[in-house]
Molecule: transfer RNA
Organism: Candidatus Kaiserbacteria bacterium
RNA sequence: CCGCUCGUAGCUCAGUUGGUUAGAGCACCAAGCUUAUAUCUUGGCGGUCCCAGGUUCGAGUCCUGGCGAGCGGA
Numbered sequence: 001c002c003g004c005u006c007g008u009a010g011c012u013c014a015g016u017u018g019g020u021u022a023g024a025g026c027a028c029c030a031a032g033c034u035u036a037u038a039u040c041u042u043g044g045c046g047g048u049c050c051c052a053g054g055u056u057c058g059a060g061u062c063c064u065g066g067c068g069a070g071c072g073g074a
Stems, first nucleotide, its partner, number of pairs: 001073007010026004019057001028044005050066005
């Protein structure tokens, strides 16, 4: 320098052919349970979906550029 894959909650990830409220597990907080802690149950908290622009009635999803991570090639 060139190509490919990826970037979504504090962490690990899902999100189908563009549409219905952006979700799960873990973590955290509260209540219940317990002498207490843990486990367990219930509820809650947590996101401008990496950044910018474009297409569209509508973008996490499609297109372009940038940034970052990984892999391969020269």